[in-house]
RNA sequence: CGGGGUGUGGCGCAGCCUGGUAGCGCGCUUGUUUUGGGUACAAGAGGCCCCGGGUUCGAAUCCCGGCACCCCGACCA
Numbered sequence: 001c002g003g004g005g006u007g008u009g010g011c012g013c014a015g016c017c018u019g020g021u022a023g024c025g026c027g028c029u030u031g032u033u034u035u036g037g038g039u040a041c042a043a044g045a046g047g048c049c050c051c052g053g054g055u056u057c058g059a060a061u062c063c064c065g066g067c068a069c070c071c072c073g074a075c076c077a
Base pairs, nucleotide, nucleotide: 001073002072003071004070005069006068007067010026011025012024013023020057028044029043030042031041032040050066051065052064053063054062
């Protein structure tokens, strides 16, 4: 430098194809249960969906340009 992939709560991921209220598991908080811990049950908090722009009534999703990381290749040594 070229090609491909990934980016979504604290962590791991789905949702994107086919635009229409952002979800799951674990974790966290509170309550009940227990002598306590754990377990179980109930309730709850937590996300500018990597950044900017565009299209649209409406964008995590479509389009364009960037950034970061990973893989492959080329180049240099």
Molecule: transfer RNA
Organism: Anaerolineae bacterium